[in-house]
Molecule: SAM riboswitch aptamer (S box leader)
Organism: Pseudomonadota bacterium
RNA sequence: AUCCCAUCAUGACCGGCAGAGGGACAGGCCCUUUGAAGCCGGGGCAACCUGCGACAGAACACGUCGCCUGGUGCCAAAUCCUGCGGUGGCAGCUUGCUGCUUACCGGAAGAUGGGUC
Numbered sequence: 001a002u003c004c005c006a007u008c009a010u011g012a013c014c015g016g017c018a019g020a021g022g023g024a025c026a027g028g029c030c031c032u033u034u035g036a037a038g039c040c041g042g043g044g045c046a047a048c049c050u051g052c053g054a055c056a057g058a059a060c061a062c063g064u065c066g067c068c069u070g071g072u073g074c075c076a077a078a079u080c081c082u083g084c085g086g087u088g089g090c091a092g093c094u095u096g097c098u099g100c101u102u103a104c105c106g107g108a109a110g111a112u113g114g115g116u117c
Base pairs, nucleotide, nucleotide: 003115004114005113006112007111008110013042014041015040016039017038021031022030023029025083026082027081028080043075044074045073048071049070051067052066053065054064055063079109084106085105086104087103088101089100090099091098092097093096
């Protein structure tokens, strides 16, 4: 870097260095000198992969559950909200269109993991 699959309303912060940005993109709305990004140390969350265990099973298949030594990941706000299409609700009037909507469904994009080239 390619493609495929799964998940994304739960959860989880302190210290040191540093010194102005950050929340992918755009709009909105937020966070931030009561210290942003980044780096380092420690702590934690979670359970995707590995491992171990329980149940079931012919089975080292598959499935459900548990633990958390290991590989990742993550630790403001729902992936912060919206973005494209459809449905609903409300309002307006030109009566089938426009606007609003943190209501619903699907998609796109993104993130993470696993597989693949």